[in-house]
Context: one part of a larger RNA
RNA sequence: UGACGGGGGCCCGCACAAGCGGCGGAGCAUGCGGAUUAAUUCGAUGCAACGCGAAGAACCUUACCAAGGCUUGACAUGGGCCGGAUCGCCGCAGAGAUGUGGUUUCCCCUUUGGGGCCGGUUCACAGGUGGUGCAUGGUUGUCGUCAGCUCGUGUCGUGAGAUGUUGGGUUAAGUCCCGCAACGAGCGCAACCCUCGUUCCAUGUUGCCAGCGCGUAAUGGCGGGGACUCAUGGGAGACUGCCGGGGUCAACUCGGAGGAAGGUGGGGACGACGUCAAAUCAUCAUGCCCCUUAUGUCUUGGGCUUCACGCAUGCUACAAUGGCCGGUGCAAAGGGUUGCGAUACUGUGAGGUGGAGCUAAUCCCAAAAAGUCAUUCCCAGUUCGGAUUGGAGGCUGCAACUCGCCUCCAUGAAGCCGGAAUCGCUAGUAAUCGUGGAUCAGCAUGCCACGGUGAAUACGUUCCCGGGUCUUGUACA
Repeated sequence: UGACGGGGGCCCGCACAAGCGGCGGAGCAUGCGGAUUAAUUCGAUGCAACGCGAAGAACCUUACCAAGGCUUGACAUGGGCCGGAUCGCCGCAGAGAUGUGGUUUCCCCUUUGGGGCCGGUUCACAGGUGGUGCAUGGUUGUCGUCAGCUCGUGUCGUGAGAUGUUGGGUUAAGUCCCGCAACGAGCGCAACCCUCGUUCCAUGUUGCCAGCGCGUAAUGGCGGGGACUCAUGGGAGACUGCCGGGGUCAACUCGGAGGAAGGUGGGGACGACGUCAAAUCAUCAUGCCCCUUAUGUCUUGGGCUUCACGCAUGCUACAAUGGCCGGUGCAAAGGGUUGCGAUACUGUGAGGUGGAGCUAAUCCCAAAAAGUCAUUCCCAGUUCGGAUUGGAGGCUGCAACUCGCCUCCAUGAAGCCGGAAUCGCUAGUAAUCGUGGAUCAGCAUGCCACGGUGAAUACGUUCCCGGGUCUUGUACA
């Protein structure tokens, strides 16, 4: 100087407390461990691995296994030699890769030497998701959006170092004020950026429709209009600016006014010096080591989907604030031409036929659902719950056996609110209800986004956990 203390002081955080809803019990989904296996590819392992890499394993992917092939190679560049357009199509053998036979074509520039392109052969070489993240770059997590981390000059100290950065207040903040052997400065904080909330101006199509007409069973459907909503740009607005109390009459704090918004207005992006030899050689790049008729590469099939068991994260429930049936009402944000696909017809349904419109503020996906109005059930393992299984179908796709999703009929398991323990959340939040998107031929209960309905509680900081700061002890560095 740090680090640590079941030392002390001060302070903060959904850290506790006060509340609301869960997890832990059940069934299922997904991930992990373990076991199994020819293989169940690899990585991630307290917080900070475990619906993680994977925004989507039937083949492919695919790295794993078995079997069958190839060896200048599936891919690149260059040199030597030889031949020719290449591609394609049709037989045969084969699981296919591939082998073999047939057929068509025989290109372009040209100085007729050759060059471009393709194939064979040969030589340099290619190739490796092989190893090492403890050789590395880059990227990322974490403490933590915590308020810290430092430097120059000066001063003090023999020195390591100290001071500044400590103290008194204050703040979300090393934020600001005052004081002070310090005076300044940098990286962080804040602000500048995006978005939501108010208003004004400009512009009105595909958006809108108040007023004026036309028309319809009905609809901004039509003429027209720019008022309104909205869209797209550009401004204004919030600054403790104003008033009062407190305060060192400083910073600031408490209350009030006005205001759409008030003291950082809400949310996002943004992550200091560093820590963990943290993660990643399997995104990529890369040193060294290793393989080179194989640890490379092609193919078919299998596996990553197994299952006495344990854990994690979710979904669905156990019901009456509910289930079933019928009527009816209100979103936002997205996506669409190899695409979204309407009206119509058809099927109990998944779906099928068909193809209007749309390269989209125009058309489509599209039905929002909780809600509300009425009916029924009457507390039961039930009209709760839907696992499991049988049968019959649909869709995608060369192909759904291993191993996809959906529908209908039948079946109708566990489960009556969950031990110890444990998690999230402070407001348009929790809870609850649907909607969309990426990936994607097909396949979410995951992920990312969107809106609808919409709470309760916070006395307080004694205690648990984590952090900041000052101080104290130390046989630790």
Small-subunit ribosomal RNA, 3' major domain from an uncultured bacterium, 477 nucleotides, folded computationally. The RNAcentral record of the full RNA draws on ENA. It matches the Rfam family "Bacterial small subunit ribosomal RNA".